[in-house]
Model confidence (mean pLDDT): 85 of 100. The part of an RNA shown here (large-subunit ribosomal RNA, domain II) has 685 nucleotides and comes from Echinicola pacifica. The RNAcentral record of the full RNA draws on Rfam. Rfam family: Bacterial large subunit ribosomal RNA.

Context: one part of a larger RNA
């Protein structure tokens, strides 16, 4: 993992409720026992006792009233509209192990020190090699002593290095040879040293050179029965079918937030228009959006007026004055506020009718939900961040399938009862890929921009358009030819300063077709080169401004790019018009199911429906037993196989071969009554 078999809402009760059936009914019913009999879940007593028939008070108590108070007040809670009770069958509850299957843990009585930890108590172990302590001796030495120095000596939690003990480092091993090993290095090896035998110490106890270590592969409290099916607001799991209806994810409270309880929002069954939406008519509250503020409040820019402050003059001081400084009130022009409001909608909200449509309102049973999510859209938070976070109002997911957006819960189209090799649209497309236009008309874009993610600020004589406005055949713009003077080197400054370092200037006059006391380069000053400007040639349009289109830079990311791919340039892109087609589980057609309602003897006919989690509610299939009636079976039954065939499904039948002894049918009734899953339990494989 896969076959197989086994596995999870059940039982019980003098309990509560609710429905249903059925008895009796202002009454119901008897329990235990007992009595008969045709012994059957069967007739008869049995009246203890429980419900119901009357309530109200704390209670005596009173009683259709009571209570409460002084009350014949009022209030409170009753009657005046009276249905209950008993069986049975079902939905829920409760109490029990209570749908199964799972602790960690906690009590109690016991087993354990042949493993380990210390301990007693008595045995036993340590190849070999170094090293050479203290004492003695002998010499030197001293007044004696100390002291050297030779030799003996053989000390030591000394030293090297086997057994034996341990385990540094790393490599194998890691469904091992081994539930801690192997190999190679390594530490200790006369000691706090290893080790045999036999004994001690027991679970909140031991022991412990101390790591929470070790106490039989098990220790921050050992194992092994019992308590006990502990408990689990938590996790997994919950078995056959088909029909109808369908949520929630919010509020309030919670030692509460991943439970719960009350409501809300689902069903089912009573119930019958109370009830609800919509539209239109009146009538109502309200301060929101806007808006505005010499209508408060609070802030607010500039400019005028002027208290007060500052600064400065006035020899100090002070009167005075001055101020391109701060600035209250004032008045003029601007302009802002969720907690401002002299104003104020549009919805939404609340009430009366009327009209339309809809079995709602309301009473009970039985539930789930109480982790939400995305998107629009008005808001609070937050960065006018977030696939953030709270709140309202709508969608849709969630619980929803199909087209579409390449993929893609919630974006766009559209709600799937079932068949159908008809048909018509939607969103979205019509070169291929891939269904359907290489459709038509006009413009635009050269950047593969762009073709369905993705970008700013600013640049841009790409270019297309529509405009304003000025030059222009008295010839313009560009281009070439030519002139571009003179007073004067203007004046000052400077060393120099001659149009062109700088500095003044009514920057002027002349000569002219025009020429500045000079546009820019140049020089050390000049010179040179050149612009303004006029002249010719040339012949038609040329600037200049603001605005629109579509490109353009700006443009940078981590595995190899790419518009979904090819790949497309009077587009297969971009605008604007327009026709055709394709294109969904929509819509129609055509045939069948089915559920409500309405109609009808009709098994029919209209109508409207038939997506669904969690969940109500209905109808069935199937397995085992029994009970009644009535079959089948060695002329082969159940089982098993292959095949056919009926039902909308769980399933039901035929008929071959197998198999060999039980086995179905109807109609009830009772259950150990259905397995894909529980890291489900056993077994094959």
């Nucleotide at each position: 993992g896969c076959c197989u078999a086994c596995g999870a809402g059940u039982u019980a009760c003098u309990c509560c409720u609710c429905a249903c059936u059925g008895g009796c009914a202002a009454g119901g019913a008897u329990a235990a026992g007992g009595c008969a009999u045709u012994c059957a879940g069967u007739g008869c007593c049995g009246u203890a006792u429980c419900c119901g028939g009357a309530g109200c008070g704390a209670a005596a108590g009173c009683g259709a009233g009571u209570c409460u108070g002084a009350a014949u007040a009022g209030g409170g809670c009753g009657a005046u509209a009276u249905a209950g009770u008993c069986a049975g069958u079902g939905g829920g509850g409760g109490u029990a192990g209570a749908c199964g299957c799972g602790a960690a843990a906690c009590u109690u009585a016991g087993u354990g020190a042949u493993c380990u930890a210390c301990c007693c108590a008595u045995g036993g172990g340590c190849a070999g090699g170094u090293u050479g302590a203290a004492g003695c001796u002998c010499c030197g030495g001293u007044a004696a002593a100390a002291c050297g120095g030779a030799g003996u000596g053989g000390a030591g939690g000394a030293c090297c290095g086997a057994a034996c003990c341990g385990a540094u480092a790393a490599a194998c091993g890691u469904u091992g040879a081994a539930a801690a090993g192997u190999u190679u290095c390594c530490g200790g090896a006369u000691g706090a040293c290893c080790u045999g035998u036999g004994g001690g110490u027991a679970g909140g106890g031991g022991u412990g050179a101390a790591a929470g270590g070790c106490c039989a592969a098990u220790c921050a409290a050992a194992c092994u029965g019992a308590g006990a099916a502990a408990u689990a607001g938590c996790u997994c799991g919950u078995a056959c079918u088909c029909c109808c209806c369908g949520a929630a994810a919010u509020g309030u409270u919670u030692u509460u937030a991943g439970g719960a309880a009350c409501a809300g929002c689902g069903u089912c069954a009573g119930g019958g228009a109370a009830a609800g939406u919509a539209u239109u008519a009146c009538g109502g509250a309200g301060g929101u959006a806007g808006a505005g503020c010499u209508a408060c409040c609070g802030a607010u820019a500039g400019g005028a007026c002027u208290a007060g402050g500052g600064g400065g003059a006035g020899u100090c001081a002070a009167a005075u004055c001055c101020u391109a400084c701060c600035a209250a009130a004032u008045c003029c022009u601007g302009a802002c506020g969720a907690a401002c409001u002299c104003c104020g909608a549009a919805u939404g909200c609340c009430g009366u009718a009327a009209u339309a449509c809809u079995g709602u309102a309301c009473u009970g049973g039985c539930a789930g939900u109480g982790a939400g999510g995305g998107c629009a859209a008005g808001g609070g938070u937050g960065c006018u961040a977030a696939g953030g976070u709270c709140c309202u109002u709508g969608u849709c997911c969630g619980a929803g399938a199909g087209g579409g957006a390449a993929a893609g819960a919630a974006c766009c189209c559209a709600g799937a009862c079932c068949u159908a090799c008809c048909g018509c649209u939607a969103a979205g497309g019509u070169c291929c890929c891939a269904a359907a236009a290489u459709g038509u008309g006009u413009g635009c874009u050269a950047a593969g921009u762009u073709g369905a993610a993705c970008a700013a600020a600013g640049g841009u004589g790409g270019u297309c358009c529509a405009g304003u406005u000025g030059c222009c055949g008295a010839g313009a713009c560009a281009g070439c030819c030519a002139g571009g003077a003179g007073g004067u080197u203007a004046g000052c400054u400077u060393g120099g300063a001659a149009g062109c370092a700088g500095c003044u200037a009514u920057u002027c006059c002349u000569u002219u077709a025009a020429a500045g006391a000079g546009u820019g380069c140049g020089u050390a000053a000049c010179a040179g080169c050149u612009c303004a400007c006029u002249g010719g040639u040339c012949g038609a349009g040329c600037g200049a401004c603001a605005g629109g289109g579509c490109g353009u830079c700006g443009a940078u990311g981590a595995u190899a790019a790419u518009c979904g791919g090819g790949c497309a340039u009077c587009a297969a892109g971009c605008a604007c018009a327009c026709u055709a087609c394709c294109g969904a589980a929509g819509c129609g057609u055509a045939g069948g199911a089915u559920u409500g309602u309405a109609u009808g003897a009709a098994u029919g006919u209209a109508c409207a429906g038939u997506g669904g989690u969690a969940g109500g509610g209905g109808a069935g299939c199937a397995u085992u037993c029994c009970a009644a009636u009535a079959u089948c079976a060695g002329c082969a039954a159940a089982g098993g196989u292959a095949u056919c065939u009926c039902g909308u499904a769980a399933g039901g039948g035929g008929u071959g071969c197998u198999g060999g002894a039980g086995a179905g049918a109807u109609u009830g009734g009772a259950a150990a009554a259905g397995c894909a899953a529980a890291u489900g339990u056993a077994g094959g494989c």